[in-house]
């Protein structure tokens, strides 16, 4: 200096002119049997996001027993904190990578960075192809040693997991003894389990403390097993009001419905039918309000806190449709690309002019999170390549 | 709003408890004939929708997405 990825932040401006649809206010009118809704006219006032997306996850909120026992299922799974709450955030432990320094090198050790669906394989159960002797009660294919047979090659009977080889994995490593040959068989160090002690709220770490020769590979995003959670539906919850009818026929069936997998339990209805409910036939109505915008809200300070994140004062009112507004045209500026002209040695660089774009995507009861998508600009980090000192 | 199913060769469709993807039809070349079609031989052709993960191995198990298909909701 310039490329580039991935995280963050922003997420075109002004200014004219016509528009939508929303709340309120004045005036005049319409529709409707009504609840109620609308039309002009004229003023105010405000009218998309950082994901409004996807509808994964968690609440609020509403009805159903103001949610009740058990089973089932389904989620979640190092620790500690935050939070309304969570499968989120934060901070930590343990592993994993990548990279630095210590070292001749490896191994260790130590610092950066960066990433983890991380309970339990010693409760069972089941799976680990192919190659291998051999895939988890270990096990002899080569070798290796030792008996016996043989002149020998070799064979046979045992021993043997130190070497070979196979494979994604081969039953603790190095080493020294020891032994026919070997083996944790013994010893020493490192690993590994147990007890202990010390720090740490814990997870977990530290110990030239103590004990065990190590017996049990790997997969629970296989079944499971353990601990914790979850009642069920959804704003088409659900409340008021208007309208409408035939609360009518037929069949089933004594238990049904609230309860949406199942028992149990509550409640209500119904029990020999003028019959609850279940289904088919026919029938009606397919409007209106409201829920619905003051909330785990937003900005600012200043305080506690590594942080997430909470308190404390001050000020703020910020979308509300219902086939569903939030647009659309201009003209400047701002950027990005093309052409062109001009000054330039120039395809650089500046200047004009001309013409095309400017990104993801649109609220639907609401609220905190997760994931996805995103042009272009800006600050910072890390990598790659130049060029100088 | 909820609720379910699926995506595998050009089109249908297979794939066992995770062990390395086939079929039929359709293309292509060859034969058969006098031609065409039927037939008979050979053949080609897939990152399993898509991005990670888990595992020693993933069409299969787990997550994120992108696409499709289907159903359910008013009185009496």
């Nucleotide at each position: 200096c310039u490329c580039g990825u991935g995280a963050g932040a922003u997420g075109g401006g002004c200014a004219g002119c016509c528009g939508c649809g929303c709340a309120u206010c004045g005036g005049a009118g319409u529709g409707g049997c009504a609840a109620c809704a609308u039309u002009c006219c004229g003023g105010u006032g405000g009218g998309a996001g950082g994901a409004a997306a996807g509808u994964c996850c968690g609440g609020u909120c509403u009805c159903c027993a103001u949610a009740g026992g058990g089973c089932a299922a389904c989620a979640u799974g190092c620790c500690g904190g935050c939070u309304a709450a969570c499968g989120g955030c934060c901070g930590g432990g343990g592993g994993g990578g990548c990279u630095c320094g210590c070292u001749c090198a490896a191994a260790g050790c130590g610092g950066g960075u960066u990433u983890u669906a991380c309970g339990g394989a010693a409760a069972g159960u089941g799976c680990c192809a192919c190659a291998g002797a051999a895939a988890a009660u270990a096990u002899a294919c080569c070798g290796c040693c030792u008996g016996c047979g043989g002149c020998a090659a070799c064979g046979u009977a045992g021993g043997u997991a130190a070497g070979g080889g196979c494979g994604a994995a081969a039953a603790g490593g190095u080493g020294c003894g020891g032994u026919a040959a070997g083996a944790g068989c013994g010893c020493a160090c490192c690993g590994c389990g147990g007890c202990c002690g010390c720090g740490g709220c814990a997870a977990c770490g530290c110990g030239c403390g103590c004990u065990g020769g190590c017996a049990g590979g790997g997969c629970a995003a296989a079944c499971c097993c353990c601990a914790u959670g979850u009642g069920g539906a959804g704003c088409a919850a659900g409340a008021c009001c208007a309208a409408a009818u035939a609360g009518g026929g037929g069949a089933g069936c004594a238990g049904g419905a609230g309860c949406g997998g199942c028992c149990c339990g509550c409640u209500c209805c119904g029990u020999u039918a003028c019959g609850a409910c279940u289904u088919c036939c026919g029938g009606g109505u397919a409007g209106g309000u409201u829920g619905c915008a003051c909330g785990a809200g937003c900005c600012u300070g200043c305080g506690a806190g590594u942080a997430a994140u909470c308190g404390c004062a001050g000020g703020c009112c910020u979308a509300g449709a219902g086939g569903a507004a939030u647009g659309g045209c201009u003209g400047c500026c701002g950027u990005c690309g093309c052409g062109g002209c001009g000054u330039g040695c120039a395809c650089a660089a500046c200047g004009c002019c001309g013409u095309g774009g400017c990104a993801c995507a649109g609220a639907a009861a609401c609220c905190g999170g997760c994931u996805u998508a995103u042009a272009g600009u800006c600050g910072a980090c890390c990598g790659g390549g130049g060029u100088c000192c | 709003u909820c609720c379910u199913c699926g995506g595998u060769a050009g089109c249908u469709c297979a794939a066992c408890c995770g062990g390395u993807a086939g079929a039929g039809c359709g293309g292509g070349u060859g034969g058969c004939u006098g031609u065409u079609a039927a037939c008979c031989a050979c053949u080609a052709g897939g990152u399993u929708g898509u991005a990670g993960g888990u595992u020693c191995g993933a069409g299969u198990c787990c997550u994120g997405c992108c696409c499709g298909g289907g159903g359910a909701g008013c009185c009496a």
Two RNAs folded together computationally: RNase P RNA and transfer RNA, 465 nucleotides in total. It holds a member of the Rfam family "Bacterial RNase P class A". The family's RNA type in Rfam is ribozyme. Gene Ontology terms of the family: ribonuclease P activity, dimeric ribonuclease P complex and tRNA processing. The coordinates come from a structure-prediction model, not an experiment, and the mean pLDDT is 78.